RNA sequence: GACGGCAUAGCUCAGUGGUAGAGCGAGGGACUCAUAAACCCUAGGUCGGUGGUUCGAUCCCACCUGCCGUCA
Repeated sequence: GACGGCAUAGCUCAGUGGUAGAGCGAGGGACUCAUAAACCCUAGGUCGGUGGUUCGAUCCCACCUGCCGUCA
C1' cells in the first nucleotide's frame, strides 16, 4: 500500500429494515439462626463517529476512527 472481518449494557455475546435482548456482574427482596447456592424483582444502551437511502436504520450504502487477519 491492497483486501477482508469486527465495533451493541461494566464483561462475553445475540439481534440482518418496524422504537434492542440473554448470560455473567451490580443493587434490592424473599428464604435461613447466619452465610452461600438456587428463586423473584430492579437499574444500567442516544447500538464507535459523520453523512446518505428509506415512511422508518443496530441492520443497507459511502467515508472516517480503533482493533484483528491475509497478501505485497
Predicted 3D model of a 72-nucleotide RNA (transfer RNA) from a Parcubacteria group bacterium. The source organism's lineage runs through Bacteria and Bacteria candidate phyla. The sequence was found in a public genome assembly. It matches the Rfam family "tRNA". Rfam classes the family as a transfer RNA.